[in-house]
Background
A computed fold for a 366-nucleotide RNA from a Gammaproteobacteria bacterium, annotated as Bacterial RNase P class A. Its mean pLDDT, the model's own confidence on a scale to 100, is 76. The source organism's lineage runs through Bacteria, Pseudomonadati, Pseudomonadota and Gammaproteobacteria. Rfam family: Bacterial RNase P class A. The family's RNA type in Rfam is ribozyme. Rfam links the family to the GO terms dimeric ribonuclease P complex, tRNA processing and ribonuclease P activity.
RNA sequence: UGAGUUGGCCAGGCAAUCGCUGGCAUUUUCUAUUUAUAGGGACAUGUCAGAGGAAAGUCCGGGCUCCAUAGAGCACAGUGCCAGGUAAUACCUGGGGGGCGCGAGCCUACGGAAAGUGCAGCAGAAAAUAAACCGCCUCACCAGCCUUCGGGCUAACGAGGUAAGGGUGAAAUGGUGCGGUAAGAGCGCACCGCAUGGGUGGCAACAUUCCAUGGCAUGGUAAACCCCGCUGGGAGCAAGGCCAAAUAGGAAUCCAAUGGUGUGGCUCGCACUGGAUUCGGGUAGGCUGCAUGAGCAUUAUGGUGACAUGAUGCCUAGAUGAAUGAUUGCCCAAGACAGAACCCGGCUUACCGGCUAACUCAUUUA
Numbered sequence: 001u002g003a004g005u006u007g008g009c010c011a012g013g014c015a016a017u018c019g020c021u022g023g024c025a026u027u028u029u030c031u032a033u034u035u036a037u038a039g040g041g042a043c044a045u046g047u048c049a050g051a052g053g054a055a056a057g058u059c060c061g062g063g064c065u066c067c068a069u070a071g072a073g074c075a076c077a078g079u080g081c082c083a084g085g086u087a088a089u090a091c092c093u094g095g096g097g098g099g100c101g102c103g104a105g106c107c108u109a110c111g112g113a114a115a116g117u118g119c120a121g122c123a124g125a126a127a128a129u130a131a132a133c134c135g136c137c138u139c140a141c142c143a144g145c146c147u148u149c150g151g152g153c154u155a156a157c158g159a160g161g162u163a164a165g166g167g168u169g170a171a172a173u174g175g176u177g178c179g180g181u182a183a184g185a186g187c188g189c190a191c192c193g194c195a196u197g198g199g200u201g202g203c204a205a206c207a208u209u210c211c212a213u214g215g216c217a218u219g220g221u222a223a224a225c226c227c228c229g230c231u232g233g234g235a236g237c238a239a240g241g242c243c244a245a246a247u248a249g250g251a252a253u254c255c256a257a258u259g260g261u262g263u264g265g266c267u268c269g270c271a272c273u274g275g276a277u278u279c280g281g282g283u284a285g286g287c288u289g290c291a292u293g294a295g296c297a298u299u300a301u302g303g304u305g306a307c308a309u310g311a312u313g314c315c316u317a318g319a320u321g322a323a324u325g326a327u328u329g330c331c332c333a334a335g336a337c338a339g340a341a342c343c344c345g346g347c348u349u350a351c352c353g354g355c356u357a358a359c360u361c362a363u364u365u366a
Base pairs, nucleotide, nucleotide: 001362002361003360004359005358006357007356008355009354010353012331013330014329015328016327017326018325020050021049022048023047024046025045026044028042029041030040031039052337056348057347059346060345061344062343063342064236065235066234067233071268072267073266074265076232077231078230079229080228081095082094083093084092085091096110097108098107099106100105111227112226116225117224118221119220133166134165135162136161137160138159139158144153145152146151174192175191176190177189178188179187193216194214195213196212197211198210199208200207201206240288241287242286243285250279251278252277253276254275255274259273260272261271262270295314296313297312298311299310300309301308302307
């Protein structure tokens, strides 16, 4: 200097004018009651505050509310290396195994194939109840040739042995070497590999240039069914609560205590004593839930880290057809993706640009 990897921060700023929503305060005014006072509403003025890093997706986990007094099992669903963190999780942190990259680093749907079932095109003899295409060896008979007359060589056909050599394939039933054999083969041996048991290190997953025993092998796939471990009530702020108002305390049919109902299904248990279906009628208004939170910032201690504990400080949107917009001027690196609706913790997706820290590789200079 260039090319990369990992993490953090920002998300236009400043000033002026007018406008919108909420809180607080004040003047005036209205309303019920009343001797008077409170409370509530309206206008105006002042002051303070006012969308995000993802508010998106609705994919997870919860808080909260109700069923509800509310348990167990099965099915079902989710999850799947180990140890921690957290309110909790399929999340996060740190390790281990496997894979990718020169590297910094990145990815991981990582329990079990000796419980069972299933699946694998073509080629190839054969792809899981293995198996003989080309080969190698032996034997009998017969034909031929040679002969030192002991026997030797060899084609076709038949039988037996074999999986070392060659071929096919992504993969062929451990590898290399030596011995042995009629020819071969872990058939035997040495080394490697594999299995089992032990030692050592580690909380563990695991690792191991350690030891012993064993000739030991018929592989892959569970992101196929399955088996195993762990976790799991349901519905949801349109939950729920209060006030006001209106209507039809409506009609019909069916089941009924050996029954019926009770917020996913089935069974048992528990509680209660009626329940189901169809037709028809009324209301859809207001208030609340509604923002002090598993909250945020700074800092100290502990920890590799996620994080935990303590101290100090701060209060930061609550709309309800839905609030922050318009104009002017200056600055600038530049405005992309994009707007809360009960709340929080994650994950995933979209994205113009800028700042910053550490690390890796290549080249050059001192």